[in-house]
RNA sequence: CGAGCCGGCCGGGUGGCCGCGGUGCACCCGCCGUUGGCGGGUGGCUGAGGAAGGUCGGGGCUCCAUAGGGCAGGGUGCUGGCUAACGGCCAGUCGGGGCGACCCGCAGGAAAGUGCAACAGAGAGAAGACCGCCGAUGGCAGCGUCUAGCACGCAGCACAGGCAAGGCUGAAACGGUGCGGUAAGAGCGCACCAGCGUCCGGGGCGACUCGGGCGGCUAGGUAAACCCCACCCGGAGCAAGGCCAAACAGGGGACGGACUGCCCGUCCGAUGUCCCCAGGUGGGCCGCUUAGAUGGAUGGCCACCUCGUCGGGCAACCGGCGAACAGAACCCCGCCUAUAGGCCGGCUCGCCAC
Numbered sequence: 001c002g003a004g005c006c007g008g009c010c011g012g013g014u015g016g017c018c019g020c021g022g023u024g025c026a027c028c029c030g031c032c033g034u035u036g037g038c039g040g041g042u043g044g045c046u047g048a049g050g051a052a053g054g055u056c057g058g059g060g061c062u063c064c065a066u067a068g069g070g071c072a073g074g075g076u077g078c079u080g081g082c083u084a085a086c087g088g089c090c091a092g093u094c095g096g097g098g099c100g101a102c103c104c105g106c107a108g109g110a111a112a113g114u115g116c117a118a119c120a121g122a123g124a125g126a127a128g129a130c131c132g133c134c135g136a137u138g139g140c141a142g143c144g145u146c147u148a149g150c151a152c153g154c155a156g157c158a159c160a161g162g163c164a165a166g167g168c169u170g171a172a173a174c175g176g177u178g179c180g181g182u183a184a185g186a187g188c189g190c191a192c193c194a195g196c197g198u199c200c201g202g203g204g205c206g207a208c209u210c211g212g213g214c215g216g217c218u219a220g221g222u223a224a225a226c227c228c229c230a231c232c233c234g235g236a237g238c239a240a241g242g243c244c245a246a247a248c249a250g251g252g253g254a255c256g257g258a259c260u261g262c263c264c265g266u267c268c269g270a271u272g273u274c275c276c277c278a279g280g281u282g283g284g285c286c287g288c289u290u291a292g293a294u295g296g297a298u299g300g301c302c303a304c305c306u307c308g309u310c311g312g313g314c315a316a317c318c319g320g321c322g323a324a325c326a327g328a329a330c331c332c333c334g335c336c337u338a339u340a341g342g343c344c345g346g347c348u349c350g351c352c353a354c
Base pairs, nucleotide, nucleotide: 001350002349003348004347005346006345007344008343009342010341012305013304014303015302016301017300018299020047021046022045023044025043026042027041028040029039030038031037032036049325053336054335056334057333058332059331060330061237062236063235064234073233074232075231076230077229078092079091080090081089082088093107094105095104096103097102108228109227113226114225115222116221130167131166132163133162134161137160138159139157140156142154143153144152145151146149175193176192177191178190179189180188194218196215197214198213199212200211201210202209203208241286242285243284244283250277254273255269256268257267258266259265306323307322308321309320310319311318312317
């Protein structure tokens, strides 16, 4: 100098004018049922984000449900820790990618059981024989030998049959190399290698890892298929929910009337009178927050600066245009997604110079 990796941060600034929401602050005005309440005005103070977004995970809070246990259903899924909790975070392990800094992973179990695998292919699971190899053994037919037997030897056919090394298909075909072995072959036998299981030893809390011995020679893939194992899970959500409480209607009592002359009891009372009652509709308040609305405020203009871009100019500079994503609604912890432009720190690789 070039190309990259990781982490953190900012995300317009200053001033002026006007406007909007809130206010258990101060003062003033009006009304009322006047130690107060309601409404209004002025001033002071205060008023969006890193994601306020998506509403995906978890918790607080509220109401409903709930003896305990199990089944069903759902979720999570390497290990250790953090946390109120989480599917989050941190540190690691294993696997994959990159020369590297580093990045990615829904990462338990496939030697419990069941299922599935298009097309191609002979064969897709303890399989299979299309090409191929063999044809020792049995069969067929030929030649030769002499001890003349359906005896022995030699060469042949590819009929029965044997084989799975090589070819072929496929994403995947039941370890690899070599030697022995055989009619041909094959873990059939052996050596080494890979891998699996198991035992012992070293390291680690652990996932796991390193070394050695033994074993049978190989155990394929798929669990975002059923399933198995371990752990977790009641539902709804601030329009949750709580309090106050008109009018009309309703219920009960007083009162009046009937049975009945009196007491109890029962029944009736349209309109109107007086007193009382529950429920909680209209409405109001709380929940509600150092923003806290309930049609929802947090804005607009001007000047200078900053940045980008376009035009003019030799240049200093001048002029125009533009300023990311977006925006609270009960609160909090996370995750994910969007984001113009810029700043800081650490690290890797390559080239050049000293």
Notes:
This is a predicted structure of a 354-nucleotide RNA (Bacterial RNase P class A) from an Acidimicrobiales bacterium. The sequence is in RNAcentral, with records from ENA. A source record names the gene rnpB. NCBI's taxonomy places the organism under Bacteria, Bacillati, Actinomycetota, Acidimicrobiia, Acidimicrobiales.